This is a predicted structure of a 355-nucleotide RNA (Bacterial RNase P class A) from Spiribacter insolitus.
[in-house]
RNA sequence: GAAGCCGGCCGGACAGUCGCUGCGUCCCCGGACGUGGAGGAAAGUCCGGGCUCCAUAGGGCAGGGUGCCAGGUAACCCCUGGGCGGCGUGAGCCGACGGAAAGUGCCGCAGAAAACGAACCGCCGAUGGCUGUCUCCGGACGGCACAGGUAAGGGUGAAAAGGUGCGGUAAGAGCGCACCGCGCGGGUGGCAACACCUCGCGGCAGGGUAAACCCCACCCGGAGCAAGACCGAAUAGGGGGGCGAAAGCGCGGCCCGCGCCAGCUCCCGGGUAGGUCGCUCGAGUUGCACGGCGACGUGCAUCCCAGAUGAAUGGCUGUCUUCGACAGAACCCGGCUUACAGGCCGGCUUCCACC
Repeated sequence: GAAGCCGGCCGGACAGUCGCUGCGUCCCCGGACGUGGAGGAAAGUCCGGGCUCCAUAGGGCAGGGUGCCAGGUAACCCCUGGGCGGCGUGAGCCGACGGAAAGUGCCGCAGAAAACGAACCGCCGAUGGCUGUCUCCGGACGGCACAGGUAAGGGUGAAAAGGUGCGGUAAGAGCGCACCGCGCGGGUGGCAACACCUCGCGGCAGGGUAAACCCCACCCGGAGCAAGACCGAAUAGGGGGGCGAAAGCGCGGCCCGCGCCAGCUCCCGGGUAGGUCGCUCGAGUUGCACGGCGACGUGCAUCCCAGAUGAAUGGCUGUCUUCGACAGAACCCGGCUUACAGGCCGGCUUCCACC
């Protein structure tokens, strides 16, 4: 110097002016003054928790979720550290990463075969069969590829029944052996996942697929601030008490009696409009110290940082050479994911050149 990797941060500033809005004070019902007024994602609403109401003895079934190990946390499908696998020369990045030697299912096309271990081409044909020649009549040598054997080699496929070599054989084959691989056991290191071993045993389970059913382990009640709580009209209903003339209706008819009904009056309660709370001081901010590799924790100090409800947070002008990205709170918090003009800082890697 070039190309990259990782982490963090900013994301307009200042001044003037006109507005909007929460709170406080004052004058008194509209103003004045002071003060606060969006984000790193306020977004998607995908996880986890707080809070509220409902449900709930305990346990199980069903259903859902998570899934290497250890830790962090209020909790997590999050984060940190580690292991294993894959990618990259590297810094680093990515991984739903338990179980397919429990059971069931599925596996397009191609291919003989995609799983009760298979045979298309091929190889062999020792043995048996057919057949030729020779013969000392016991058999020997050859031919065919009929029975059959085989899985070397070819071919198909993403994947083909451990790999390489030597022996062996008619040809072959873990058939035998060596090495590699695999499983089980042992030892060593590690909390563990796991790693390593001049160790022992076994010729060696048998394709893949579990974001297919399933098995194993662990976790999980439901609804959500329009949750929910309080105050509460007008009008119209409801419930109860008292009064209740006459008439009417019901108790089969009549009488008595009782009940119902209009109306008057008193009391009670629910809902609606509206209002208040929930509402923003919190698993909080910043700084320092200590513990920890780290996520994070502890202690001390410090700060108060939107709280609306037709819903405020904006417009204009000037200067900064350039004016700019994605985007707007609605109960709160921790994450994840997605969007983002431009810029800044730190650490690291590879290559080239020069000293």
A source record names the gene rnpB. The coordinates come from a structure-prediction model, not an experiment, and the mean pLDDT is 77.